Large-subunit ribosomal RNA, domain IV from Candidatus Aquivivens invisus, 363 nucleotides, folded computationally.
Context: one part of a larger RNA
RNA sequence: CCCCCGUUAAGGAACUCGGCAACUUGGCCCCGUAACUUCGGAAGAAGGGGUGUCUUGUCCCGUGAAGUCCCUCGUGGAUGGAGCGGGAUGAGAUCACAGUAAAGAGGCCCAAGCGACUGUUUAGUAAAAACACAGGUCUGUGCGAAGCUGCGAAGGCGCGGUAUACAGACUGACACCUGCCCAAUGCUGGAAGGUUAAGGCAAGGCGUCAUCCCGCCGCAAGGCGGGAGAAGCGUCGACCCGAAGCCCCAGUGAAUGGCGGCCGUAACUAUAACGGUCCUAAGGUAGCGAAAUUCCUUGUCGGGUAAGUUCCGACGCGCACGAAUGGUGUAACGACUUGGGCGCUGUCUCAACGGGGGACUCG
Numbered sequence: 001c002c003c004c005c006g007u008u009a010a011g012g013a014a015c016u017c018g019g020c021a022a023c024u025u026g027g028c029c030c031c032g033u034a035a036c037u038u039c040g041g042a043a044g045a046a047g048g049g050g051u052g053u054c055u056u057g058u059c060c061c062g063u064g065a066a067g068u069c070c071c072u073c074g075u076g077g078a079u080g081g082a083g084c085g086g087g088a089u090g091a092g093a094u095c096a097c098a099g100u101a102a103a104g105a106g107g108c109c110c111a112a113g114c115g116a117c118u119g120u121u122u123a124g125u126a127a128a129a130a131c132a133c134a135g136g137u138c139u140g141u142g143c144g145a146a147g148c149u150g151c152g153a154a155g156g157c158g159c160g161g162u163a164u165a166c167a168g169a170c171u172g173a174c175a176c177c178u179g180c181c182c183a184a185u186g187c188u189g190g191a192a193g194g195u196u197a198a199g200g201c202a203a204g205g206c207g208u209c210a211u212c213c214c215g216c217c218g219c220a221a222g223g224c225g226g227g228a229g230a231a232g233c234g235u236c237g238a239c240c241c242g243a244a245g246c247c248c249c250a251g252u253g254a255a256u257g258g259c260g261g262c263c264g265u266a267a268c269u270a271u272a273a274c275g276g277u278c279c280u281a282a283g284g285u286a287g288c289g290a291a292a293u294u295c296c297u298u299g300u301c302g303g304g305u306a307a308g309u310u311c312c313g314a315c316g317c318g319c320a321c322g323a324a325u326g327g328u329g330u331a332a333c334g335a336c337u338u339g340g341g342c343g344c345u346g347u348c349u350c351a352a353c354g355g356g357g358g359a360c361u362c363g
Stems, first nucleotide, its partner, number of pairs: 001358008010349002014347001019344001027051005036041001038173001052094012067079004071074001095099001107342007114334002119131002135171007147157003174329004179259003184256002186252005193247003199241002204236005211228007260278005287321001288318001299315005
């Protein structure tokens, strides 16, 4: 010097990102206990008192002897209350610094955020405001269900279930609520018109070709070259007929999503209930708001402190909240996060001493 542990004057969070760590508290009995509340809670709220041993009194509970009485005489019944055990409560006494004498055994309160709650999770850096959750809503599905698996199969799950069911999606107890926009995208429905595939029909073009014609060579048979060309075969193929889809017409937001700008105006000023204008599918309603969201920003005011970039309450100019990607509240709950206070302490002022184990020296 390092690790673990113990004690500490005075102060008591001045430490620090932060009371991290440690300390405090602690069992049982009695008294007492606020706001708020979903009336269950909050509560062990908070805050107090008691606690050993001996003597003695009273009461309660358990057990139940002797004695007495009765009889159907038995290991019987009734009565009886001693003794013993346990508990409660009172009085007196007594010893210690100290009586749940050692050990083990909540620190508490106030306010705010988030999540209702108990649960679940990154096996080995994250336990949370993340996931789940009862509850809410929408959508699909009529049973050989939808959905999933499987090879577009059989089979299986769904389900030996049947719409109060099952599947998918979002939200997330409860309370009060959940506004406007269907132009876009999606979905659902519609089917008049437009467009449209394979396919069908098929005008026609082209290739080939029996045959025919022409030219040249040859005595002839024939050879060579060119042209026309039916049927058949092959190939290309317009018009016309061809669904769904798309275009189109509607509906639909607890579907994906979206929810304006500029200018002027009131007899102080300021502001603008009011007016004008442009754009839009419609221009953000209630509620909340410098917020887990606010850049400017340590906004401004108030509270708390001697002093407060944090915190709480307001304000509203919301850079860039906002209503089931839910909005706002909310008792209870939380090894969650933030601010404050009481208690308590070696966290600190500021360090000291002690115990154990290392380090160090020798081996």
About this RNA:
The prediction has a mean pLDDT of 87. It matches the Rfam family "Bacterial large subunit ribosomal RNA". Lineage of the source: Bacteria > Pseudomonadati > Candidatus Omnitrophota > Candidatus Aquivivens.